[in-house]
Formats: sequence, C1' cells, structure tokens
RNA sequence: GGAGCCGGACAGGCGACCGCGAGCCCGCCUCCGGGCGGGAGCGAGGAAAGUCCGGGCACCACAGGGCAGGACGCUGGGUAACUCCCAGGGGGAGCGAUCCCACGGAAAGUGCCACAGAGAACAGACCGCCUAAGCGGGCUCCGGCCCGCCGGCAAGGGUGAAACGGUGGGGUAAGAGCCCACCGCCUCUCCGGUGACGGAGAGGGCACGGUAAACCCCGUCUGGUGCAAGACCGAAUAGGGGAGGAGAGACUGCCCGUCUCGACGACUCCCGGGUGGGUCGCUCGAGCCCGUGGGAAACCACGGGCCCAGAGAAAUGGCCGCCACCCGUCGUGCCGUGAGGCGUGACGGUCACAGAACCCGGCUUACGACCGACUCCGACU
RNA sequence: GCGCCCGUAGCUCAGCUGGAUAGAGCACCAGCCUCCGGAGCUGGGUGUCGGAGGUUCGAAUCCUCUCGGGCGUACCA
Repeated sequence: GGAGCCGGACAGGCGACCGCGAGCCCGCCUCCGGGCGGGAGCGAGGAAAGUCCGGGCACCACAGGGCAGGACGCUGGGUAACUCCCAGGGGGAGCGAUCCCACGGAAAGUGCCACAGAGAACAGACCGCCUAAGCGGGCUCCGGCCCGCCGGCAAGGGUGAAACGGUGGGGUAAGAGCCCACCGCCUCUCCGGUGACGGAGAGGGCACGGUAAACCCCGUCUGGUGCAAGACCGAAUAGGGGAGGAGAGACUGCCCGUCUCGACGACUCCCGGGUGGGUCGCUCGAGCCCGUGGGAAACCACGGGCCCAGAGAAAUGGCCGCCACCCGUCGUGCCGUGAGGCGUGACGGUCACAGAACCCGGCUUACGACCGACUCCGACU
Repeated sequence: GCGCCCGUAGCUCAGCUGGAUAGAGCACCAGCCUCCGGAGCUGGGUGUCGGAGGUUCGAAUCCUCUCGGGCGUACCA
C1' cells in the first nucleotide's frame, strides 16, 4: 500500500432572525362556548421502517372439556417472554482473522427417488472375470488342450446425485468380511463433564442409502380479537321497507357444555335513514444516566440523579454567520533516498438512510462518515 | 393502525400434491399470396417465473428475508 474481518461510538456544534406543534403561565376581550396578544421551557430514530417474532394492556364467561390446527426443536444459563441474547458442545466454509448451521427422530410406519442404467431398497449382472465340481462334443504326441451347456463371482469397467462399509494383505478356479490389520459403524463397560458431549477399553463381521424446509412420530409451548381493543358523555334519524329464514351469538374449525337472544321473526342479504363531536385509555416506563458490587458473559442487585412528543391524517422547518469533520483543486513549510508522511493557507463542494401514531423487548432490512483491534498478500528498510 | 391477497411471454391467464424442452389465447416476427396494404395460409416462443439466499440429486412449485401492487376495515338504530 492492497484485500479482508470484528467491535465501539456518532448521526454535526454555537449564536441571531423568521416560522410550526401540544400543554403551562400572564394580560385583555367575551354572546362564557371561547377568541386575541405575550412569555419561558419542551418537541423523532438507530433504525421511528418491514410488521417477522415475543410480551404488557383492554375486552370477550378471568376464556370450561375433548379433538383438530399452529409454532418451536443440541446443552447450560439470561429474561416478563421469545423463533431473541450469552457461554459451551457437535458439524461445515475459509490459508487466516473470523463466519455460518431449520442441530430431535429415516434401526415406528407410509410415500417419493425423474432421466440414464443390468440393478434405486432387504436390488442386480450389460461389458467383464472364472471353468475347480457335473454333462456333452472335438483334437491328441494319451501328459493334457479347446469349445459348448449347466453354472459360479461381484474384484475391475460402465450408468447415476446416490449402487448395500473403505484401504491394504491373505485366501481362491475366479471372487467375496470368507479371514486378518487399520479406519468407519453398532453394542456394552469405565473415566471426565451440571449437560450437550469427549476420551479409553472390550465385544460384534456389518445388521443401518437419501429425503421429515414430504406425510408423520416424539418432546415443549399455545383460547380469540387488537387502542378502529375498550369506558363514559353528547348529537341526529324512519329502531323504516323488501327477500330469505330456524336457529343465531358469546366462542377462529368440529363435537360437548354454560349463558343470552329467537315464529310478538332472532339472524343473513339488499334498499333506505342518521352521526362522523368531546373526554378518558395516552404515556413515569420490564424508563434513561452515573457509581458501587456480583457474574466468564448475557444480565442482575443496591445507591444517587433526571423527566425525555403525546396532538386530529398528524408539528419538529427555513435562512444567515462562525466553528468542526471529510473530499477535490491550487499554493506553501518541515521530515524522508523515495513512494509518501506531518502541518498550514485560499477557493469550491459533500453531509446519507429516513419521519413517532397505545407502549415495550428483539430480529431483519436501508444507510453516511469516523475510531480501534486483528488476519492475509505485496513492496521497501 | 389492523387483517388479507397477488406478482409467470408485450397483455390476459394455466401450471404451484417438486422431475428437466415452463404452456394456452390475443398480440408480435419471418415467409407465401398481392401492384401495395389488410384478411388468409405456413412456420417461429420472443421468458432473470418480482429479487436474494437456503433445503433437495433436482425449485415456477417447499422455507426465510426482501421489493412492488391491490382489497377490506368507523359508529348508531
């Protein structure tokens, strides 16, 4: 210098002027509804986003029983909870720093495995290898040799994503876990660890292809609807008409159960009518900052300090000056053999992604510039 | 805000219980016919399956993330 990888902190600052939003205070006016003017303080984010998870909160009968459905899936811990976080185990990628993993079960069952190929799941013989044993034929120098049948084999070739343990040796007619050694696999025992798991030993000749982001099985969790939840006040209209109709609702799907409504017509659909106002929920919260202590960490406990938008389709902006950061051009000082480094002046430029809507904890995605640690490569000293 | 749905050829749609060349109609292109055009006849698929990643031997189809578009949703009687 280049390439990469991980973490941290920030999201320009100050001042003047002009605005915007909600509440507060003061003054004036008032038809008591409010209106006008002034004042000080406050007013978006790390993702406010996507709405992908988890909770709080509210209502439904404080949500009753069963089935179905859904989500998750190594171990230990954290947490209100999680599919999140921390640490660890195992597997994988990379030379490495480091990163990734939907990581229970395929020896419970079912399904699927196209094409190619002989054979695709308790398989199979196309090419090939063999002719020891049995049968037939031919040749013969009578030692045998050759051909065919019946057969044997799965080592080698070939197909495929995948071919029913791998490598080496022995063995054999040729071969084969047929036998042996090592590796893999399975079972058992012991040791270490809270555990996932790791290590060692013994035994077994191998029984067990892949797929569960296919059905499924096992384990754990799971009621529904979302602040347009819901509570209260106020206003207005025709609680009207037509059709269907015996069940409908609380309670997503089914069955049971409880309660309520229902032939004085529930309920559904169509037509028609009215209002689209106010208050609460609403922001002090699993809150933020600092310190101490515990812990390997996530995190927790204690002490102190702080108040930080709550508004309705919805405010948080504009401009000027100075400063800071970065970039470019031009100039200049010092250092260095040099690439270049450090400093300084002028001018110009850049400053991203984005916008609270009940509130939190996460994840994911978008995005600017900075700082630090580490890795690999190259060059020079 | 909440709930839900859809992206496949230029357009409208099939295919979405994974299986190899992704189809259909219209449009389009080329040739024939014609003096030329239209019509007609013959032939042709022109495609990142919205994008990225993963599972799998294999993905339009299954899973995750993401981009774009659309629909419904106030209260009273």

This is a predicted complex of two RNAs, RNase P RNA and transfer RNA, with 458 nucleotides together. The coordinates come from a structure-prediction model, not an experiment, and the mean pLDDT is 79. It holds a member of the Rfam family "Bacterial RNase P class A". The family's RNA type in Rfam is ribozyme.